Molecule: c-di-GMP-I riboswitch aptamer
Organism: Chloroflexota bacterium
RNA sequence: AACCGAUAAUAGCAAACCCGUCGAAAGACGGCGACGCAAAGCCACGGGUCUACCGUUGUGAAAACAACCAUGAUCGCCAGGCCGCCGAA
Numbered sequence: 001a002a003c004c005g006a007u008a009a010u011a012g013c014a015a016a017c018c019c020g021u022c023g024a025a026a027g028a029c030g031g032c033g034a035c036g037c038a039a040a041g042c043c044a045c046g047g048g049u050c051u052a053c054c055g056u057u058g059u060g061a062a063a064a065c066a067a068c069c070a071u072g073a074u075c076g077c078c079a080g081g082c083c084g085c086c087g088a089a
Base pairs, nucleotide, nucleotide: 004087005086012037013036018031019030020029021028022027035076041082042081043080046078047077048074049073050072055068056067057066058065059064
């Protein structure tokens, strides 16, 4: 230094539920709270998954409804990239 990861030490993050705000939604943020996490730090540019306002198409007299669509979301789904604390085996 790399790999690796303890019933080690020190620190850290915070799922679900509930409340509030934002959003068409998925979801995000804040509070509360800990299921978990050795990258649960950052990156959505590969794959997956979720959503479908707008748009397109169809039906319809209209209102509306249905299908499709990522430009939306997720890094706490996987892979990859960048960076980082500790040090037993």